About this RNA:
Transfer RNA from a Paracoccaceae bacterium, 75 nucleotides, folded computationally. The prediction has a mean pLDDT of 82. It matches the Rfam family "tRNA". By type it is a transfer RNA.
RNA sequence: GGAACAGUAGCUCAGUGGCAGAGCGCCGGGCUUGAGGCCCGGAGGCCGGUGGUUCGAUUCCGCCCUAUUCCGCCA
Numbered sequence: 001g002g003a004a005c006a007g008u009a010g011c012u013c014a015g016u017g018g019c020a021g022a023g024c025g026c027c028g029g030g031c032u033u034g035a036g037g038c039c040c041g042g043a044g045g046c047c048g049g050u051g052g053u054u055c056g057a058u059u060c061c062g063c064c065c066u067a068u069u070c071c072g073c074c075a
Stems, first nucleotide, its partner, number of pairs: 001071004006066002010024004018055001026042006048064005
C1' cells in the first nucleotide's frame, strides 16, 4: 500500500428500512438468621464520525477514523 471483517448499554453480543434489545453486571424492593440464591421492578445508548438516497436510515450507498486478520513492498 491492497483486501476482508468488525465498531450497538459498564462487559459479551443479537437485531435489520418504520417506538433500540438480550445475557451478565449495577441500583431498589420482597423471601431468606446471614452469606449465597430465587422473585419483582428500575436506571443505563448521539447504534464510530461525516455526507448522500429515502416520506422515514442503527439498517442502503460514498468518504474518513479505530481495531483485527490476510496478502504485497522496503529494510